[in-house]
RNA sequence: CACUACAUACUGCUGAGUCCUGUUCGAGUGAACGGGAACGGGGGAACCAAUUUUAAGGGGCGUAUCGCCAGAAUUAGGCGUAGGGUAAACUCUUCCACCCAAGCCCGUCAGCUAACCUCGUAAGCAUCGAAGGGAAAGCGC
Numbered sequence: 001c002a003c004u005a006c007a008u009a010c011u012g013c014u015g016a017g018u019c020c021u022g023u024u025c026g027a028g029u030g031a032a033c034g035g036g037a038a039c040g041g042g043g044g045a046a047c048c049a050a051u052u053u054u055a056a057g058g059g060g061c062g063u064a065u066c067g068c069c070a071g072a073a074u075u076a077g078g079c080g081u082a083g084g085g086u087a088a089a090c091u092c093u094u095c096c097a098c099c100c101a102a103g104c105c106c107g108u109c110a111g112c113u114a115a116c117c118u119c120g121u122a123a124g125c126a127u128c129g130a131a132g133g134g135a136a137a138g139c140g141c
Base pairs, nucleotide, nucleotide: 011126012125013124014123018037019036020035021034022033023032024031025030038121039120040119041118042117043116048111055108057109058106059105060104061103066080067079068078069077083100084099085098086097090134091133092132093131094130095129
């Protein structure tokens, strides 16, 4: 000097996955059990819709769907695509570049759906191109 790994802090990213607070135990670090708000999901009338529902069933969360090729030797890959994402406070549009296009759950059963019932509050990361518009906030006069 460079690279790699780990830890901490700040700033941010995908995502609903955030904020406030009480009681008890404990010497303490902390742990357990709650409450409220906020955001997100599911079930669930009338009306409407649908009458294709046991079969290669049906359905849900999610952007993550569909097609083609190879292969069937343990093959899980490749190419595209619907769709989705990417600090210079926020948001919209356009162009450019890069990336993802998974995974999981219910268990024979669910259209929409007011009241009502119910569930979740994770997990994983590190981005740095440009132009134009809008609305708000702060500061100064």